The prediction has a mean pLDDT of 80. A computed fold for a 463-nucleotide part of an RNA from a rhizosphere metagenome, annotated as small-subunit ribosomal RNA, 3' major domain. Rfam family: Bacterial small subunit ribosomal RNA.
Context: one part of a larger RNA
RNA sequence: AGGCGGGAAUUCGCACAAGCAGUGGAUCAUGUGGUUCAAUUCGACUCUAAGCGAGGAACCUCACCAGGGUUUGAAAUUCUAGUGAAAGCUCCUGGAAACAGGAGCCCCCGCAAGGCACUAGGACAGGUGCUGCACGGCUGUCGUCAGCUCGUCAUGUGAAUGGUCUCCUUAAGUGGAUUAACGAGCGCAACCCCCAUUGUCUGUUACAAGUGUCAGACGAAACUGCUGUGGUAACACAGAGGAAGGUGGGGAUGACGUCAAGUCAGCGUGGCCCUUUGAUGCCUUGGGCUACACACAUGAUACAAUGGACAUGACAACGGGUCGCCAAGCCGCGAGGCGGAGCUAAUCCCAUCAAACGUGUCCUCAGUUCGGAUCGGAGGCUGCAACUUGCCUCCGUGAAGCUGGAAUUGCUAGUAAUCGCGGAUCAGCAUGCCGCGGUGAAUACGUUCUCGAGUUUUGCACU
Numbered sequence: 001a002g003g004c005g006g007g008a009a010u011u012c013g014c015a016c017a018a019g020c021a022g023u024g025g026a027u028c029a030u031g032u033g034g035u036u037c038a039a040u041u042c043g044a045c046u047c048u049a050a051g052c053g054a055g056g057a058a059c060c061u062c063a064c065c066a067g068g069g070u071u072u073g074a075a076a077u078u079c080u081a082g083u084g085a086a087a088g089c090u091c092c093u094g095g096a097a098a099c100a101g102g103a104g105c106c107c108c109c110g111c112a113a114g115g116c117a118c119u120a121g122g123a124c125a126g127g128u129g130c131u132g133c134a135c136g137g138c139u140g141u142c143g144u145c146a147g148c149u150c151g152u153c154a155u156g157u158g159a160a161u162g163g164u165c166u167c168c169u170u171a172a173g174u175g176g177a178u179u180a181a182c183g184a185g186c187g188c189a190a191c192c193c194c195c196a197u198u199g200u201c202u203g204u205u206a207c208a209a210g211u212g213u214c215a216g217a218c219g220a221a222a223c224u225g226c227u228g229u230g231g232u233a234a235c236a237c238a239g240a241g242g243a244a245g246g247u248g249g250g251g252a253u254g255a256c257g258u259c260a261a262g263u264c265a266g267c268g269u270g271g272c273c274c275u276u277u278g279a280u281g282c283c284u285u286g287g288g289c290u291a292c293a294c295a296c297a298u299g300a301u302a303c304a305a306u307g308g309a310c311a312u313g314a315c316a317a318c319g320g321g322u323c324g325c326c327a328a329g330c331c332g333c334g335a336g337g338c339g340g341a342g343c344u345a346a347u348c349c350c351a352u353c354a355a356a357c358g359u360g361u362c363c364u365c366a367g368u369u370c371g372g373a374u375c376g377g378a379g380g381c382u383g384c385a386a387c388u389u390g391c392c393u394c395c396g397u398g399a400a401g402c403u404g405g406a407a408u409u410g411c412u413a414g415u416a417a418u419c420g421c422g423g424a425u426c427a428g429c430a431u432g433c434c435g436c437g438g439u440g441a442a443u444a445c446g447u448u449c450u451c452g453a454g455u456u457u458u459g460c461a462c463u
Base pairs, nucleotide, nucleotide: 001463002462003460004459005458007457008456009455010454011453012452013451015447016446019411020410021409022408023407026301027300028299029298030297031296032295033294034292035291042053043052064287065286066285067284068283069282070281073124077123078122079121080120081119082118083117084116088105089104090103091102092101093100094099108115109114126274127273129272130271131270135268136267137263138262139261140259142257147186148185149184150183151182152181153162154161155160166177167176168175192251193250194249195248197220198219199218200217201216202215203214223245226239227238228237229236230235303404307363308362309361310360311359312358313357319350320349321348324343325342329338330337331336370401375396376395377394378393379392380391381390417439418438419437420436421435422434423433
């Protein structure tokens, strides 16, 4: 100087407390462990792995397994020699395909050099093979915590210290006062984006017209500016005006560093290894990644009357669309089919854009008109192909489950809870993820305790 303490002081954080809704019990979905398997490819393992890489495993993907095939190779650069066309097309045989063998058609352009292609040979390719403890890049975490440092100077024999301490203050090493310090840098804040109010201008496709709902651009507005109280000041508290008040709400932004944290399988890359003979390369068929006594994690749906069913009546926002979104109309109980208008979209469509919600009727506390797993049958869609292994519809079946032990999670306001909608990926497949709006709470006395963190101080068998 650090680190640690079941030492002290002080400050903070949904850390506790106060509340609300959950998880842990049930069924299912997804991931993981384990087991099994020819293979169940690989990575990730306290917080910081486990709906994670994967924003979508039927084939492909694909790295795994069982076979079949191939060796200058699927693709790239280049050299030598040969051929003239090569390629391609058609047919036959074998085959699961890849591919192998055979027959036929075709017989290049250019004056030439050459181009182009194939064959043979050679340089080489190729590797999701190993090492994240050789690396780059990127990322997680402490933590959006308020810290981490430097120059000069001063103190000290020196390591080092002061500055950065102390007292106030702040969300903040934010600012003020004091001061052997004076300044500065990376962080904080601000500058950036979105939302909330308003003015001007513009006006397509929006609006019945006019207006200006709306859309866009440029501005205005908030600064503790004003008043009062306290304070040396910084600032704190109260108030006025105001759409907004003390950082207005949200986002992006992550200091020096920590964990030899994660990633050689996104990519790049050092080294090592495999590759003329049964390759760790490449192609291909089928299988596997979807197995199932069990254990864990994250979710979905419920256990019902603040509910379920039926009928009827309203009100959104974000988005997406030409290999696409698909209207009207017709058919079907339905998934869907036929149909073909419009739209490269403020125009048309998804989408009458919504559900919770309102109104009316039934159910009357029951394993039920709750719940929907599972299974049987019949269908629809995508796709070369739904057996392993897709999604959806209809009819039937109707399991566990009556609020969940110890324990444990999230959340402080348009938040939690609850309700639906959209998008990426995508032929198809979403209870996951990323967004959007609708309805819309309760509680916070406080900091004793739990956890984590900052600062100062103290002890130490640690460095």